[in-house]
RNA sequence: CGCUUAUCCAGAGUGACCGAGGGACGAGCCCUUUGAAGUCACCGCAACCUUCCCCAGCUUUGGGCCUGCCCCAAAGCGUUGAACGGUGCGAAUUCUCGCUUUUGGUGAGGCCUCCCCUGAUGGGGUCGCCUCCCGGAGGGAAGAUGAGUG
Numbered sequence: 001c002g003c004u005u006a007u008c009c010a011g012a013g014u015g016a017c018c019g020a021g022g023g024a025c026g027a028g029c030c031c032u033u034u035g036a037a038g039u040c041a042c043c044g045c046a047a048c049c050u051u052c053c054c055c056a057g058c059u060u061u062g063g064g065c066c067u068g069c070c071c072c073a074a075a076g077c078g079u080u081g082a083a084c085g086g087u088g089c090g091a092a093u094u095c096u097c098g099c100u101u102u103u104g105g106u107g108a109g110g111c112c113u114c115c116c117c118u119g120a121u122g123g124g125g126u127c128g129c130c131u132c133c134c135g136g137a138g139g140g141a142a143g144a145u146g147a148g149u150g
Stems, first nucleotide, its partner, number of pairs: 001150008013042005021031003025098004043090003048086002050083003057077008065068001094142001099139007107132005114125004
């Protein structure tokens, strides 16, 4: 630097140095001289790796032959904690959205069928469609971190 895979609505900060940026990118919206990012010290969070400890099982799918609610595998739900270490992290859901599917809305605009009112311009109602906007629920893309691997 790439590939595979899991997770990403939770959690966790003080001090010193330094001196203007930072939240990946774009658009928003935020944080920041009441001190950003970075460096150092100590502290903490998490349970990805690692080492111990716990696990009554249930459901679904596929396979096997000894055809029993038997055996094996995968996925999901449930079930335990502890910790030297390796990482990572300690504002906001990965801060929100960025492509797409679906659903909702007395939302905005346009097209259109039919009906009613008016002398007319015009106005009102209704069926269906399209585009946008504001919400909800999915699937992705991109990103971050861990583990494995090239």